[in-house]
Context: one part of a larger RNA
RNA sequence: AACGCUGGCUGCGUGCCUCAGACAUGCAAGUCGAACGCGAAAGUUGCCUUCGGGCGACCGGUAGAGUGGCGCACGGGUGAGUAACACGUAGGUAAUCUACCUCUGAGUGGGGAAUAACCAUCGGAAACGAUGGCUAAUACCGCAUAACACCGAAAGGUCAAAGCUUUAUGUGCUUGGAGAGGAGCCUGCGGCAGAUUAGCUAGUUGGUAAGGUAAUGGCUUACCAAGGCGACGAUCUGUAUCCGGUCUAAGAGGACGGUCGGACACACUGACACUGAAUAACGGGUCAGACUCCUACGGGAGGCAGCAGUCGGGAAUUUUGGGCAAUGGGCGCAAGCCUGACCCAGCAACGCCGCGUGAAGGAUGAAGUCCCUCGGGAUGUAAACUUCGAAAGAAUGGGAAGAAUCAAUGACGGUACCAUUUAUAAGCCCCGGCUAACUCCGUGCCAGCAGCCGCGGUAAUACGGAGGGGGCAAGCGUUGUUC
Numbered sequence: 001a002a003c004g005c006u007g008g009c010u011g012c013g014u015g016c017c018u019c020a021g022a023c024a025u026g027c028a029a030g031u032c033g034a035a036c037g038c039g040a041a042a043g044u045u046g047c048c049u050u051c052g053g054g055c056g057a058c059c060g061g062u063a064g065a066g067u068g069g070c071g072c073a074c075g076g077g078u079g080a081g082u083a084a085c086a087c088g089u090a091g092g093u094a095a096u097c098u099a100c101c102u103c104u105g106a107g108u109g110g111g112g113a114a115u116a117a118c119c120a121u122c123g124g125a126a127a128c129g130a131u132g133g134c135u136a137a138u139a140c141c142g143c144a145u146a147a148c149a150c151c152g153a154a155a156g157g158u159c160a161a162a163g164c165u166u167u168a169u170g171u172g173c174u175u176g177g178a179g180a181g182g183a184g185c186c187u188g189c190g191g192c193a194g195a196u197u198a199g200c201u202a203g204u205u206g207g208u209a210a211g212g213u214a215a216u217g218g219c220u221u222a223c224c225a226a227g228g229c230g231a232c233g234a235u236c237u238g239u240a241u242c243c244g245g246u247c248u249a250a251g252a253g254g255a256c257g258g259u260c261g262g263a264c265a266c267a268c269u270g271a272c273a274c275u276g277a278a279u280a281a282c283g284g285g286u287c288a289g290a291c292u293c294c295u296a297c298g299g300g301a302g303g304c305a306g307c308a309g310u311c312g313g314g315a316a317u318u319u320u321g322g323g324c325a326a327u328g329g330g331c332g333c334a335a336g337c338c339u340g341a342c343c344c345a346g347c348a349a350c351g352c353c354g355c356g357u358g359a360a361g362g363a364u365g366a367a368g369u370c371c372c373u374c375g376g377g378a379u380g381u382a383a384a385c386u387u388c389g390a391a392a393g394a395a396u397g398g399g400a401a402g403a404a405u406c407a408a409u410g411a412c413g414g415u416a417c418c419a420u421u422u423a424u425a426a427g428c429c430c431c432g433g434c435u436a437a438c439u440c441c442g443u444g445c446c447a448g449c450a451g452c453c454g455c456g457g458u459a460a461u462a463c464g465g466a467g468g469g470g471g472c473a474a475g476c477g478u479u480g481u482u483c
Base pairs, nucleotide, nucleotide: 001479002478003477004476005475008355009354011352012351013350014348015347016313021311022310023309025308026307027306030070031069032068035067036066038064043058044057045056046055047054048053077266078265079264087190088189089188090187091186092185093184096183097182098181101179102178103177104176105175106174107173108172109143111141112140118133119132120131121130122129123128149158150157151156163171164170192238193237194236199229200228201227204226205225206224207223208222209221210220211219241263242262243261244260245256246255247254248253268289269288270287271286272285291302292301293300294299319345321344322343323342327341328339329338330337331336358388359387360386361385368379369378370377371376393422394421395420396419397418398417402412427472428471429470430469431468432453433452434451438467439466440465441464442463448455449454
């Protein structure tokens, strides 16, 4: 963990181990007007009016979509694949990259052509699209300058920028150097089973040249050579994410890798590139496949292994909850917006810890029940009764910390906690030996029990019931698994 019986309460944790099966619905990644052009609405006002309203001007620039920037490669999920430099550990990189951040230099001059939005027309059932016209920028493109960088034997040549504003010790932009953090690549060593798998390998092993990459390299290609690996187990097959750790154990070990942290891999299945500092990208794209849905049959749409939730499978695993108050993240000068990360609440004895179900007194000992040698014995101070008390709940009153601040700001929550009143809560298994705990009745190798040994065929401490007893206790027992 599940199942059976039972069940009073906090706190803290944990909760699809099976079908990486399929998913209705909602939400989970946006943000910036201090980059840019538009711009409904609302407001003021004039004219017209069929009194419904319409048209124009001014102001305003909200909602909104669009261009552009940054983010979307983080965070969150899962463990299918992978026996591998995937992981762990120790190193190398003179063979490398790095947006944002920090420090430190230099520069930021002068021009141009477009385009979306918008308008008009048109196509389409839809998804969406076509043509023409207008417009802006921190979007795009030349010119100037060029320390660094690149090309070159040298001379020399090539390569940049963007503004905005609340005008400030502002913030951006371009190009160097250094750092921090991050990443790529390479290497030694380490960690599964099978020999009823003994041979494996053609880009294979090495070289030369070229291509490609941020970068080394058969990474790729051409040519040349014939190498390379293997009983110190290659190859093949099976199984499996790895670690910090967890369980167990006196330890050495053995087993495991769920929650939490680090790394890796994957995102319906397979392949591919685009963008970008970085992706071969879960909620981006293209193609193919399977499946589902829409269709006007021409064509389109989709991907919960995000959070909830549904169906299915299963012995088995929760709410279609609240909040951004805290912590953290993205964007923004900021105000702030977004955040199913996160913080909380709900459900479940699923686990651990704690508490309670009363305490003291109370009879040569009520009643009932059971046993009996019929004398009595047991239940048993147990009950009644007396005195005292109160985990939790309910009602009433008060009421936080968590908030960092000058102030404001709390989902949880009127919660925790405090005071007053009141007074609701025990079961499960076992009693032949192992193994703590015994008698009666029923049954008669039947019915049944059983972990092992074994009980039961007429006096069964072993079956069933009762009385009594033992053990544990909001749990107890069974089954499964590991040591």
This is a predicted structure of a 483-nucleotide part of an RNA (small-subunit ribosomal RNA, 5' domain) from an uncultured bacterium. Its Rfam family is "Bacterial small subunit ribosomal RNA". The prediction has a mean pLDDT of 84. The RNAcentral record of the full RNA draws on Greengenes.